[in-house]
Molecule: Bacterial large signal recognition particle RNA
Organism: Thermotoga sp.
RNA sequence: CCACGAUAGGCGGGGGGUUGGCGGUCCCCUGUAACCCGAAAUCCGCCAUAGCGGGGCUGAAAGCCUAUCUGAGGCUACUCAGGUUAGGAAAUGGGCUGUAUGGAAAGCGUUGAAGGUUGGGUCCUGUGCAACGAUGGGCUGUGAACCUGGUCAGGUCCGGAAGGAAGCAGCCAUAAGCAGUUUCCAUCGUGUGCCGCAGGGAAGCCUGACUGGAGCUGGAAGUACAGUACCGUCCUGGUCUGGGUCAGUCGAAGGUAGGUUCGUGG
Repeated sequence: CCACGAUAGGCGGGGGGUUGGCGGUCCCCUGUAACCCGAAAUCCGCCAUAGCGGGGCUGAAAGCCUAUCUGAGGCUACUCAGGUUAGGAAAUGGGCUGUAUGGAAAGCGUUGAAGGUUGGGUCCUGUGCAACGAUGGGCUGUGAACCUGGUCAGGUCCGGAAGGAAGCAGCCAUAAGCAGUUUCCAUCGUGUGCCGCAGGGAAGCCUGACUGGAGCUGGAAGUACAGUACCGUCCUGGUCUGGGUCAGUCGAAGGUAGGUUCGUGG
């Protein structure tokens, strides 16, 4: 050095998330020549030698190990912009509210405005009437086995008889009571009344008459002042998205350099 056989190793790695931590299942990035099966988020397997169980392939360098350079991507920090949210400031912007000013459009008015005088109503008090209701009276009806009245068949009693007496049922009437009352009478009451009478009336409103002789109603735009944090503005913080950084950190993959076991035979 060559051939064969074995062995260490390898058959993906990384970031995020999770975890006391490591690896896996999950998400993402990278990469491929880069195996298969089983279980696993209130999870699975482990503990710095930090996945487990079963099977298969490769195997000393393209694939393994070490160093170094480049470096996808992630995370963190800072910063910028935008969105959103919380708190605060501000009444020199807009909006809204109030007060004052202002007085446009429109309408009414010489078929008579404002104003004035006077009467009435609305209002209050008393009262009458009516309505309604309650109670009572009156009236009507009903209403008593006996303890109401009249008349009392039959029967009973007294009497020699004539006759007489009490008296049940029935009939008639009636008391208390009960029912009714359209109409009648009395008393009381009322969230009652296009009702009447008398009195009183501060203001307002409605209305009639007289007087008066030109205004009255209406309120727009605008202006001033005060208030209000709704929008906008400013300050601070949280959160989300995107961009940036000679920033920090982890880092797939690639380049370069070096390293890497045993046996047999030639």